Predicted 3D model of a 379-nucleotide RNA (Bacterial RNase P class A) from a Candidatus Zixiibacteriota bacterium. The prediction has a mean pLDDT of 77. The source organism's lineage runs through Bacteria, Pseudomonadati and Candidatus Zixiibacteriota. The sequence was found by an Rfam model in a public genome assembly.
[in-house]
RNA sequence: GGAAGAGGAAACACGGUCGCGCUUUAGUAUGAGUACGUAAAGUGAGGAAAGUCCGAGCUCUCAGAGCCGGGGUGCCCGGUAACGCCGGGGCGGAGUAAUCCGACGGAAAGUGCCGCAGAAAACAAACAGCCAAACCGACGGCCGUAUGGCCGGCGGCGGCAAUGGUGAAAACGAGGUGUAAGAGACCCCGCCCGUGCCUGGUAACAGGUGCGGGGGUAAACCCCACCCGGAGCAAGGUCAAAUAGGGGAAGAGGGACCGGCUCGUCCCGUUCGAUUCCCGGGUAGACCGCAUGGAACCGGCAGGUAACUGCCCGGUCAAGAUAAAUGACCGUGACCGCUGAUGGCGGGACAGAACUCGGCUUAUAUUCCUCUUUCUGGC
Numbered sequence: 001g002g003a004a005g006a007g008g009a010a011a012c013a014c015g016g017u018c019g020c021g022c023u024u025u026a027g028u029a030u031g032a033g034u035a036c037g038u039a040a041a042g043u044g045a046g047g048a049a050a051g052u053c054c055g056a057g058c059u060c061u062c063a064g065a066g067c068c069g070g071g072g073u074g075c076c077c078g079g080u081a082a083c084g085c086c087g088g089g090g091c092g093g094a095g096u097a098a099u100c101c102g103a104c105g106g107a108a109a110g111u112g113c114c115g116c117a118g119a120a121a122a123c124a125a126a127c128a129g130c131c132a133a134a135c136c137g138a139c140g141g142c143c144g145u146a147u148g149g150c151c152g153g154c155g156g157c158g159g160c161a162a163u164g165g166u167g168a169a170a171a172c173g174a175g176g177u178g179u180a181a182g183a184g185a186c187c188c189c190g191c192c193c194g195u196g197c198c199u200g201g202u203a204a205c206a207g208g209u210g211c212g213g214g215g216g217u218a219a220a221c222c223c224c225a226c227c228c229g230g231a232g233c234a235a236g237g238u239c240a241a242a243u244a245g246g247g248g249a250a251g252a253g254g255g256a257c258c259g260g261c262u263c264g265u266c267c268c269g270u271u272c273g274a275u276u277c278c279c280g281g282g283u284a285g286a287c288c289g290c291a292u293g294g295a296a297c298c299g300g301c302a303g304g305u306a307a308c309u310g311c312c313c314g315g316u317c318a319a320g321a322u323a324a325a326u327g328a329c330c331g332u333g334a335c336c337g338c339u340g341a342u343g344g345c346g347g348g349a350c351a352g353a354a355c356u357c358g359g360c361u362u363a364u365a366u367u368c369c370u371c372u373u374u375c376u377g378g379c
Base pairs, nucleotide, nucleotide: 001375002374003373004372005371006370007369008368009367010366012333013332014331015330016329017328018327020044021043022042023041024040025039026038027036028035029034046350050361051360053359054358055357056356057355058232059231060230061229070228071227072226073225074224075089076088077087078086079085090104091102092101093100094099105223106222110221111220112217113216114215127164128163129160130159131158135156136155137154139152140151141150142149143148172190173189175187176186177185191214192213193212194211195210196209197208198207199206200205236288237287238286239285246279247278248277249276250275254272255271256270257269259267260266261264294317296316297315298314299313300312301310302309303308335347336346337345338344339343
């Protein structure tokens, strides 16, 4: 210097002008509640605010326990409030390497499945092929008077699975023994699986050794272990109009009716009832929840390989509505690109809070920093 890998940071800066949301104070209007396109001050998006995919806080609700069913997770150890997240390790795969990727429990509990191709895809079978004896068949030759006998190659029956071809995968690989031909049939070496023991390791696992065995598939059913009530801030709570219902009280020299006898413009009682008052539920609406004092953030120190932890020391307290604000322009400077180069022109992504956190995933112009690997050159 080139090519890679891992991690992190920034997400234009400063000034001015105009504009918007929220809060506080003041002002103005009003009897008050309150209102205000009045003023001032303060404050106003993110690294992902996103997807809503996991896990929690918080809230209401359900719930005696167990079992079945259902869903999820799935190598080991650790971290965490918790997780399907994170860290470290193991195993497998990719890469020269740094490093990256992995639904990574069980196929020796059982059931199922294995497209196409191929003879055959799983208690094996036999397309080409290889093969001894016996038996059967037709043919040829020889012998015999003859039923027939002998010999020969061929076909069948039978034996085999090494070789060929197919496939992602072909009954463990290669060599030897063996045989008519052959085969893990047997032997030596090796690979893989299960299992007992020994050694190392907390463990996953690794190494050694004995025994038994030799298709794959659980992102097929299933088996094993562990975890899991439901709904969500439109949770939930408080206050509470107008109008129309509900309950109660009063109720007119009002209406209707039972009864009485002195028969009336009477009395007593019941009921209807304009109107007035009181109570109560729900709705609209307002407020709380909800805006930060916490699983908080930043730095230091300490422990730990690390994730992380401490409640040790110092510092910070930061938008919020209603689906709606958080912007635009100008100047100067920085950065990048182009260029006719003391200058000129152009450019800045992805995206956008809505109860709050911890993660994951996805999007992202441009720039910078740290570490690691590898190749090449010079000294």